c-di-AMP riboswitch aptamer (ydaO/yuaA leader), 151 nucleotides, folded computationally.

Parts: sequence; structure tokens; C1' cells
RNA sequence: AUCACACAACCGCUGAAUUUCUUUAGAAAACGGGGGAACCAAUGACACUUUGAACAAAGUGUCCGGGGUGAAUCAGUGCAAGAGCACUGUAGGGCAACUCUAGUGGCCCGAAUCCGGCAGCUAACCUCGUAAGCGUCAUUAGAGAGGUGAG
Repeated sequence: AUCACACAACCGCUGAAUUUCUUUAGAAAACGGGGGAACCAAUGACACUUUGAACAAAGUGUCCGGGGUGAAUCAGUGCAAGAGCACUGUAGGGCAACUCUAGUGGCCCGAAUCCGGCAGCUAACCUCGUAAGCGUCAUUAGAGAGGUGAG
């Protein structure tokens, strides 16, 4: 080389959400989020009129706030005066016992909340967060890394 066996609650999973030091309130590290130049990008939708073969351009009118965290977005139907509510699906996210990748079937989630008329990207710079919920399906293929034993 090869073959066999085994991991575990003082452990493990999702998640940025952990660690350390003084000390119970702070600080630092690590990780993660937001704001913020130049360059670059973008500068709405609908209707009408004119030009035009068309793409499109110009003009006029009407309508619409926008953004962040997060997987959590977008449709359809019903109810409601409306705000909105309910249901069905859906973008997307999760399903752990060595790790990763890919496939098949199945299951669950598909929320909530913040800013307050403001936000594209973004060097410098500024600023914020360190929660919460859990013990989690079956199977196929490939790659890789440890422990013990055999040889």
C1' cells in the first nucleotide's frame, strides 16, 4: 500500500453572535453588518401626441416614497371601505456525528423588525452587533484527512 473496527451531552448543530483580560461594568481580539469619495454605474412606470418602416427620440399628463438587518421574496385566490387578514404556491434557506463535493427521494422554514423623506458602488474615515433556537430523514457516487488494531 491494503484490510477491519470505533468515535460523542465535559458532546454537537443552525447562526456574525465566539474568546480573553480586568472585574460586573467596561476593554481588547476575532467574526459580522451599516454609513461614507473619485472612477464606474444608474437616472422609474403608464397613457397620449409628433417624427420614424421599426428600434427609438422629443413633448405633455398621471401614478408611485425610499432604504437596512435577515433565507424569509414574488405571484394567485378569497374576504375587507381601506389598512390589512387568510389560504395555496414560490425565489430562497435548513435537515450533525471525520470532512468536502455531486445526485435522487422526503421533511421543515419561507418570519419578524429597524431608519424616518435619507442611503448605488466606494479608498481614507465613521459607526453598530456578539442574539436566539435546537438534538435534525433515507440513499447513491466521488475525493480527501486522522485514531486503534491486524498485516
Rfam family: c-di-AMP riboswitch aptamer (ydaO/yuaA leader). Rfam describes the family as follows. This family represents a conserved RNA structure found upstream of the ydaO and yuaA genes in Bacillus subtilis and related genes in other bacteria. Its family is annotated with regulation of gene expression and cyclic-di-AMP binding in the Gene Ontology.
Of the family's consensus pairs, 96% are formed in the model.